């Protein structure tokens, strides 16, 4: 240098173009003498910049990191 994939709450992983979810973890309660354990609620993300689209986490194109493969 060139071609391949990949980037999603703290974290790890889901989401036919059509209301981003689950689980840990964190927080506020329930249980306990006080503490895990256990239950109930809750807070919180689509890597950037354009395009397309009625609508984009998906698709196009551009860019930045991380990997893999040739050279």
């Nucleotide at each position: 240098u060139g071609c391949c994939g990949g980037a999603u709450c703290g974290u790890c992983u889901a989401a036919c173009g059509g209301u981003a979810g689950g689980a840990c973890a964190c927080a506020g309660g329930a249980u306990u003498c006080u503490g895990g354990c256990u239950c109930c609620u809750g807070u919180a993300a689509u890597c950037u910049a354009g395009g397309u689209u009625c609508g984009a986490g998906u698709c196009c194109u551009a860019g930045u990191c991380c990997g893999g493969c040739a050279g």

A computed fold for a 71-nucleotide RNA from a bacterium, annotated as transfer RNA.
The prediction has a mean pLDDT of 81.
RNAcentral holds the sequence, with entries from ENA.